[in-house]
RNA sequence: CCGCCGAAAACGCAAAGCCCGAGCAAUCUGGUGACGCAAAGCCACGGAUCCUUCUCAUCCUUUCGAGGCAAGGACCGCCGGGCUGCCGAA
Numbered sequence: 001c002c003g004c005c006g007a008a009a010a011c012g013c014a015a016a017g018c019c020c021g022a023g024c025a026a027u028c029u030g031g032u033g034a035c036g037c038a039a040a041g042c043c044a045c046g047g048a049u050c051c052u053u054c055u056c057a058u059c060c061u062u063u064c065g066a067g068g069c070a071a072g073g074a075c076c077g078c079c080g081g082g083c084u085g086c087c088g089a090a
Stems, first nucleotide, its partner, number of pairs: 005088002012037002017032003021028002035077001041083003045080003049074005056068001058066002
């Protein structure tokens, strides 16, 4: 010095709730507030989850309905993957 790693300290981030605003919604900006976090920094690339809309076939059915496909969104503080990065003992 690099990698793994995560004690201490420093610098950070900020869940739920509440307030203002945006959105049909999921959810998001800002404020407040700290449950937690060493990538809780960034990227929706894969999966999961959530929202909106439409169509189709299937199942059930008198109807209602259920689940799936599709399109467009949301979420990286769900799990992987990619990029970058602070500090420093064992």
Source information
This is a predicted structure of a 90-nucleotide RNA (c-di-GMP-I riboswitch aptamer) from Desulfuromonas sp. AOP6. RNAcentral holds the sequence, with entries from Rfam.